Model confidence (mean pLDDT): 82 of 100. The part of an RNA shown here (small-subunit ribosomal RNA, 3' major domain) has 473 nucleotides and comes from an uncultured bacterium.
Context: one part of a larger RNA
RNA sequence: UGACGGGGGCCCGCACAAGCGGUGGAGCAUGUGGUUUAAUUCGACGCAACGCGAAGAACCUUACCAGGUCUUGACAUUGAUGGACAGAACUAGAGAUAGUUCCUCUUUUUCGGAAGCCAGAAAACACGUGGUGCACGGUGGUGUUCACAUCGUGUCUUGAGAUGUUGGGUUAAGUCUCGCACCGAGAGCACCCCCUAUAUUAUGUGUCCACCACGUAAUGGUUGGAAGUCUUGAGAGACUGCCGCAGACAAUACUGAGGAAGGCGGGGAGGACGUCAAAUCAUCACGCCCCUUAUGACUUGGGGUACACACGCACUACACUGGGAGUUAAUCGGCGGAAGCGAGAUCGCGAGAUGGAGCAAACCCGAGAAACACUCUCUCAGUUCGGAUCGUAGGCUGCAACUCGCCUACGUGAAGUCGGAAUCGCUAGUAAUCGCAGGUCAGCAUGUUGCGGUGAAUACGUAUCCCGGGCCU
Numbered sequence: 001u002g003a004c005g006g007g008g009g010c011c012c013g014c015a016c017a018a019g020c021g022g023u024g025g026a027g028c029a030u031g032u033g034g035u036u037u038a039a040u041u042c043g044a045c046g047c048a049a050c051g052c053g054a055a056g057a058a059c060c061u062u063a064c065c066a067g068g069u070c071u072u073g074a075c076a077u078u079g080a081u082g083g084a085c086a087g088a089a090c091u092a093g094a095g096a097u098a099g100u101u102c103c104u105c106u107u108u109u110u111c112g113g114a115a116g117c118c119a120g121a122a123a124a125c126a127c128g129u130g131g132u133g134c135a136c137g138g139u140g141g142u143g144u145u146c147a148c149a150u151c152g153u154g155u156c157u158u159g160a161g162a163u164g165u166u167g168g169g170u171u172a173a174g175u176c177u178c179g180c181a182c183c184g185a186g187a188g189c190a191c192c193c194c195c196u197a198u199a200u201u202a203u204g205u206g207u208c209c210a211c212c213a214c215g216u217a218a219u220g221g222u223u224g225g226a227a228g229u230c231u232u233g234a235g236a237g238a239c240u241g242c243c244g245c246a247g248a249c250a251a252u253a254c255u256g257a258g259g260a261a262g263g264c265g266g267g268g269a270g271g272a273c274g275u276c277a278a279a280u281c282a283u284c285a286c287g288c289c290c291c292u293u294a295u296g297a298c299u300u301g302g303g304g305u306a307c308a309c310a311c312g313c314a315c316u317a318c319a320c321u322g323g324g325a326g327u328u329a330a331u332c333g334g335c336g337g338a339a340g341c342g343a344g345a346u347c348g349c350g351a352g353a354u355g356g357a358g359c360a361a362a363c364c365c366g367a368g369a370a371a372c373a374c375u376c377u378c379u380c381a382g383u384u385c386g387g388a389u390c391g392u393a394g395g396c397u398g399c400a401a402c403u404c405g406c407c408u409a410c411g412u413g414a415a416g417u418c419g420g421a422a423u424c425g426c427u428a429g430u431a432a433u434c435g436c437a438g439g440u441c442a443g444c445a446u447g448u449u450g451c452g453g454u455g456a457a458u459a460c461g462u463a464u465c466c467c468g469g470g471c472c473u
Base pairs, nucleotide, nucleotide: 007473008472009471010470011469012468013467015462016461019426020425021424022423023422026316027315030312031311032310033309034307035306042053043052064302065301066300067299068298069297070296073125077124078123081119082118083117087102088101089100090099091098092097106115128290130289131288132287137284138280139279141276150185151184152183154163155162156161167178168177169176193268194267195266196265198236200234201233202232204230207226208225209224213222214221239262242256244254246252318419322378323377324376325375326374327373335366336365337364340359341358345354346353347352385416390411391410392409393408394407395406396405432454433453434452435451436450437449438448
């Protein structure tokens, strides 16, 4: 000087408290450990590994295993030499490949040749998801959006260093203010940026329809219109600006007015110096080491999907605030569409099929929102709860659904009656609950990223306690 303390003081945070809903018990989905295996590829391990890399393992992917194959090689550069060997068909084979037959190149052109293409000796080499993240770059994680980490000059100290950055107040903030041997400065904080909440103004098609007219079974369908909604721009608006009070005539705090919004309005992006020899050599890049008829390359099949068990994260439930049947509403919001989205219509109980109008989209399509509401029924049961498991019959994608996909119909109808110790999330359009869309993607979503619908309870407070953090000592 720091770090630490079951030392002290001050302060903060869903840290506790006050509440709401979960996990831990059940079934199943998924990840991990373990075990097993020819292989169950590899990485990630307290918070900060475990629905993580993987935004999607039937083949491919694929790195693993077994078998069959290749050795200048699947890929790159140089390459003597050769030339149509390209392409197609047949045979053998699980395929990779091997053999045979047919056929006989293109572009430019100065017609010599050159470039592309194919084959190819000898070689240089190529290759490696092999090792080392404790050799590295880059990138993201973490404490932490915590309020800190520093510098110049001056001053003090023998010196390490201190001061500034401490103190009185205050703030979300080293934020601001007053004081002070300091005076200043930049990084961070804040501001600037984007979305959102209000009105004004401009715009008026592919959007909209208040007023007017026409028309339809119905629909802005049509003439017309641009008021409102909305679209895309522009500027306005919020600054403790105003009043009162407290304070040190400060900073600031509290209350009130006006206002769509009030004291950082809400959300996002934005993450200082450094920490964890934290993560990644399997995104990529790269030093060194290692392999070179193999640790490289091709291919068929298998595996990654195993299953006495243990753990994590989700989903579905255990029912009446509910299940079932029928009817019906607001629609909102963001999004996707050409090897695509696919309407009306017809067929099918259904998954779906046939067909192909319209749409590169404010035009057409996905698209039906679902909880909600109304009527009827069930009446507390392992049930008309719950849906696992299994059987049969089908549908879709795709060369191909056996290992190992998703969906539909009928039948079957397991555990489960609210979960021990313990433990997690959340302070408002939040929790809870309800559906919708996107990415990945041939197909496959209880995951993930977004979107909106309905919409709470509680916060006395920090005296005490748990966890983490900041300042002084």